Predicted 3D model of RNase P RNA and transfer RNA as a complex of 435 nucleotides. It holds a member of the Rfam family "Bacterial RNase P class A". It is annotated as a ribozyme.

RNA sequence: AAAGUGGAUUAAGCGAUCGCUCCUAAUCUUUAGGAGAGGAAAGUCCGGACUCCGCAGGACAGGGUGGCCGCUAACGGCGGCCCCGAGUGAUCGGGGGAAAGUACCACAGAAAACAUACCGCCUAUCGUUUGAUAGGUAAGGUUGAAAAGGCGAGGUAAGAGCUCACCGAUCCACCAGUAAUGGUGGAUGCUUGGCAAACCCCAUCCGGAGCAAGACCAAAUAGGAGGGUUGGGUGGUCCGCCCAUAACUCUCGGGUAAGGUCGCUUGACCCCAUGAGCAAUCACGGGGGAAGAUGAAUGAUCGCUGUGGCUCUCGUUAAGAGUCACUACAGAAUCCGGCUUACCGAUCCACUCUAGCC
RNA sequence: GCCCCGUUCGUCUAGUGGCCGAGGACACCGCCCUCUCAAGGCGGAGAUCGCGGGUUCGAAUCCCGCACGGGGCACCA
Numbered sequence: 001a002a003a004g005u006g007g008a009u010u011a012a013g014c015g016a017u018c019g020c021u022c023c024u025a026a027u028c029u030u031u032a033g034g035a036g037a038g039g040a041a042a043g044u045c046c047g048g049a050c051u052c053c054g055c056a057g058g059a060c061a062g063g064g065u066g067g068c069c070g071c072u073a074a075c076g077g078c079g080g081c082c083c084c085g086a087g088u089g090a091u092c093g094g095g096g097g098a099a100a101g102u103a104c105c106a107c108a109g110a111a112a113a114c115a116u117a118c119c120g121c122c123u124a125u126c127g128u129u130u131g132a133u134a135g136g137u138a139a140g141g142u143u144g145a146a147a148a149g150g151c152g153a154g155g156u157a158a159g160a161g162c163u164c165a166c167c168g169a170u171c172c173a174c175c176a177g178u179a180a181u182g183g184u185g186g187a188u189g190c191u192u193g194g195c196a197a198a199c200c201c202c203a204u205c206c207g208g209a210g211c212a213a214g215a216c217c218a219a220a221u222a223g224g225a226g227g228g229u230u231g232g233g234u235g236g237u238c239c240g241c242c243c244a245u246a247a248c249u250c251u252c253g254g255g256u257a258a259g260g261u262c263g264c265u266u267g268a269c270c271c272c273a274u275g276a277g278c279a280a281u282c283a284c285g286g287g288g289g290a291a292g293a294u295g296a297a298u299g300a301u302c303g304c305u306g307u308g309g310c311u312c313u314c315g316u317u318a319a320g321a322g323u324c325a326c327u328a329c330a331g332a333a334u335c336c337g338g339c340u341u342a343c344c345g346a347u348c349c350a351c352u353c354u355a356g357c358c
Numbered sequence: 359g360c361c362c363c364g365u366u367c368g369u370c371u372a373g374u375g376g377c378c379g380a381g382g383a384c385a386c387c388g389c390c391c392u393c394u395c396a397a398g399g400c401g402g403a404g405a406u407c408g409c410g411g412g413u414u415c416g417a418a419u420c421c422c423g424c425a426c427g428g429g430g431c432a433c434c435a
Stems, first nucleotide, its partner, number of pairs: 001354001003352008012305007020036007038329001042340002045338005050210004057239004062206005067081005082095005096201002101199002104194002118141002120137007149167002152164003168190001169188008214262004224252006231243003254434003269288004274283003306326008359431007368384004376415001386402005408424005
């Protein structure tokens, strides 16, 4: 310099004027002061907090997750490590069990998992121009996404783990490691194709609903009609538990209304320093106060600075002048931790490979 | 805001891993029939199965992520 890999940051700043929402104070039809969106506020895909279902108990059903260890309030998240695969590499992608059982593997092919034999190869008998019958065999051919350990040598009528070496597989022992796993040695000719994002098995987790949860206040009306229940209360069922002894529930009809207050924003919060740890993270110390609307506020204009593009001056860089733009994705709605998706223009860090020069 | 459901020719739909380069009905086009139209008969065209990735030999179908559309949820008695 070129080509890449992984990660992080930013989402212009300040001031003035006019508006919007909320809070505080006052001299209260108003005035003054203060505060006012995001990295994803989004999708609602996971996990929690919180609230109600009297407790949240057991069994079945159902659903999620899936290498190992750790972090965490928890997780399908994050960190480190292990194995397999891709890449020259930085790095990226994947991850329980197919030897518990069941199912499926279209077409093609001899045969799709209980192995089997179409063409071949070999032997015997018969015939002899080609072949036919019986048997052996699975090395070769053919099909397919996938063919019953691979490859070489010996062996044989031809062949074959039939025998042997190497590789692979299974089992056992020892060593290292918390473990996944790795290494070494031995034994067994070798038995077990794929598929579990098919049923299933193993391990582990999950009670249900959701702030329109839920609590209080106010107003209004027909406390009406019909149905259901071997009482009702919670989730799909059962048990257990609790309440009641006449109620409970569903539908229609009626009424109030986008009623008011609380829940509502100090929270597993944010920033900085030190220490422990490879890291995720944790401990301790100091500092901060940063939306709370509900017919749903958070905006517009101008100026200066800054950044970027274009044009011009200039021999070049630098510099200066003019001009344009500051845009993307998107907008809180109970609150957090993640994941996923969207995103203008830039900037920074670490690393790899190739080429050249010193 | 919270919770559910769906997406296949122009429209309504069948499909539940291979026989699906997706079947049917209505609509559309051509021919026959008829004096003409309708009905009827024969034939034809029309679908990237909403989009993207994955599992699998193979995906409309199974899994994941998006997009679009639809529905339900206030209080009192």